[in-house]
Context: one part of a larger RNA
RNA sequence: GGCACACAGGGGAUGACUUGGUGUCAGGAGGCGAUGAAGGACGUGACAGGCUGCGAUAUGCUUCGGUUAGGUGCCAAUAACCUUUGAGCCGAAGAUUUCCGAAUGGGGUAACCUUACAGGCUAAUACCCUGUAAUCCUUAACUGAAUACAUAGGUUAAGGACGCGAACCCGGGGAAGUGAAACAUCUCAGUACCCGGAGGAAGAGAAAAAGAAAUUGAUUUCCCUAGUAGUGGCGAGCGAACGGGAAACAGCCCAAACCGUGCUUGUGUCAAGCUUGCAGGCGUUGCAAACGCGGUGUUGUAGGAAGGUUCCGGAGUGACUGCUAACGCUCCAUAGAGUUACAAAGUUUUCUUCUAUUCGAACGAUGCUGGAAGGGUCGGCCACAGAAGGUGAAAGCCCUGUAGAAAAAAGAAGAAGACCUCUAAGACUUUUCCUGAGUACCACGGGACACGAGAAAUCUUGUGGGAAUCCGGCCGGACCACCGGCCAAGGCUAAAUACUACCUGACAACCGAUAGUGAACCAGUACCGUGAGGGAACGUUGAAAAGUACCCCUUUUAGGGGAGUGAAAUAGUACCUGAAACUGUGUGCUU
Numbered sequence: 001g002g003c004a005c006a007c008a009g010g011g012g013a014u015g016a017c018u019u020g021g022u023g024u025c026a027g028g029a030g031g032c033g034a035u036g037a038a039g040g041a042c043g044u045g046a047c048a049g050g051c052u053g054c055g056a057u058a059u060g061c062u063u064c065g066g067u068u069a070g071g072u073g074c075c076a077a078u079a080a081c082c083u084u085u086g087a088g089c090c091g092a093a094g095a096u097u098u099c100c101g102a103a104u105g106g107g108g109u110a111a112c113c114u115u116a117c118a119g120g121c122u123a124a125u126a127c128c129c130u131g132u133a134a135u136c137c138u139u140a141a142c143u144g145a146a147u148a149c150a151u152a153g154g155u156u157a158a159g160g161a162c163g164c165g166a167a168c169c170c171g172g173g174g175a176a177g178u179g180a181a182a183c184a185u186c187u188c189a190g191u192a193c194c195c196g197g198a199g200g201a202a203g204a205g206a207a208a209a210a211g212a213a214a215u216u217g218a219u220u221u222c223c224c225u226a227g228u229a230g231u232g233g234c235g236a237g238c239g240a241a242c243g244g245g246a247a248a249c250a251g252c253c254c255a256a257a258c259c260g261u262g263c264u265u266g267u268g269u270c271a272a273g274c275u276u277g278c279a280g281g282c283g284u285u286g287c288a289a290a291c292g293c294g295g296u297g298u299u300g301u302a303g304g305a306a307g308g309u310u311c312c313g314g315a316g317u318g319a320c321u322g323c324u325a326a327c328g329c330u331c332c333a334u335a336g337a338g339u340u341a342c343a344a345a346g347u348u349u350u351c352u353u354c355u356a357u358u359c360g361a362a363c364g365a366u367g368c369u370g371g372a373a374g375g376g377u378c379g380g381c382c383a384c385a386g387a388a389g390g391u392g393a394a395a396g397c398c399c400u401g402u403a404g405a406a407a408a409a410a411g412a413a414g415a416a417g418a419c420c421u422c423u424a425a426g427a428c429u430u431u432u433c434c435u436g437a438g439u440a441c442c443a444c445g446g447g448a449c450a451c452g453a454g455a456a457a458u459c460u461u462g463u464g465g466g467a468a469u470c471c472g473g474c475c476g477g478a479c480c481a482c483c484g485g486c487c488a489a490g491g492c493u494a495a496a497u498a499c500u501a502c503c504u505g506a507c508a509a510c511c512g513a514u515a516g517u518g519a520a521c522c523a524g525u526a527c528c529g530u531g532a533g534g535g536a537a538c539g540u541u542g543a544a545a546a547g548u549a550c551c552c553c554u555u556u557u558a559g560g561g562g563a564g565u566g567a568a569a570u571a572g573u574a575c576c577u578g579a580a581a582c583u584g585u586g587u588g589c590u591u
Base pairs, nucleotide, nucleotide: 001590002589003588004587005586006585007584008583009582015576016540017539020511021510022508023507024506025505026504027503028502029500030499031164032163039100040099041098042055043054044053046078049075050074051073061094062093063092064091065090066089067088070082071081072080105114106113107112115133116132117131118130119129120128135161136160137159138158139157140156141155142154143153168199169197170196171195172194173193179186183233209216210215220247221246222245223244224243230238231237251492252491253490254436258295259294260293261292262291264289265288266287267286273282274281277323278322279321280320300470302435303434304433305432306430307429308428309427310426313332314331315330316329317328318327334424335423336422337421338420346419347418348417349416350415351414352413353412354411355410357406358405359404363379364378365377366376368375380397381396382386388400389399390398441465442464443463444462445461446460447459448458451477472487473486474485475484476483527534528533547575550562551561552560553559
């Protein structure tokens, strides 16, 4: 020096565990904000560094409800206090809520500096305290230039907006890596990304539809049709519809014609008008146009207006009078409808659910094992409860619970009802009038349609041209005819559908500390970077601290030896188990 064995050190694998994650399902909720948000800065405790909570009323204040003996959050003890005159804790509603931040009196290098006015304080105009003062939009009032009326502008008041937020949704813009085994059309993809906007969903939506059947009858979503028909450097690829089956179902309102009315302008000003007829009477009153408001009206079997015919509850009333009919208005009756569209606001009653909680069955023994009984043995019991967790090992009957019941002063959500609110006449007929215009359509250039210009319809529109008016117009994949379907150029609309930052509950042939979130631990932290940004590691004594009084060794607050605790200390806080590399000590063999 090597090998072997034994015993140690070192190290932190492995096993076991789980406070944390991952995924899914169901229900709720789907927003917060100028009444100052989200997010922060700085403070706030007896001592106070950090976390949590809170805000100069500052680990909290008030009221109401629940609960019951303890409490003053955590790391983390000590002191001093609070508390059955009900503290603390849990829930509901309030109060307070510095400074920054949309940040909004002005400024600014966020958490700072500073102005004006009014009120307060004061001897005081000082200091200090409180309040108000940003911008834009809408509405209203006042005021008011050039310039006579007016308008622009100005001032004031009221209301609204702004900013943040995970995904889902709609719109405006819009790539490239890639694929095509290169690459340019094409693809990736209208994806990523940027911007704008909204809602709990959004968008779409009541046929100028589909497409050829003996037709269907708003929209949306799913399954099939079907990887079919098509499209395509006919490459790579892209990729329907009809029809069938399901989910869910809901339909409506304007514009116009016509009537009434208001305002403005023009015209007219004593002859036009005042519902009809007659007679009085009235008379600043008329006519036209544009605009506003109210009524009417809303469709394709065309519909509506106006006129005509027929028919239709009651009462009252009509700038003045009498008679007559019609018409308008109001009320009653009858019938119907309604708060998501079709008009719209609220009050109240009852019920349900939620935001604290409460009740809630049934077991003992043992001279067994053990540190400890929930294990063994023996004998019982409950069960609408044998889900689960905890308790010194493995508990239906020890504890918390579980099945099942019950509960709210206050607040929230929902349902039903009442009050309430709203509506109400149909048929037939004909000349006339109305039925969405720089629109439809055409040409050129783009885009969207599964469809790449193609035979290319359909939708959309930048430029140019540019209709018809119901004897009308659009569509049925060039175009024409026949036939068929529908009524554009205005609008609203629940449900079925998408998503989950957040709350509650449940589940898992999901992970178990190099795994599972980056993060089980004071983590988006430490640290790195000018910055955008990048981004860790660190779990386990024991049932209970019972966390080793006291003695000794030592230069030593290190470390150790006794003693003691404990079932165990080779469980001693460098703490469960404690593998390997590596380091040593001893013994044997060997060179």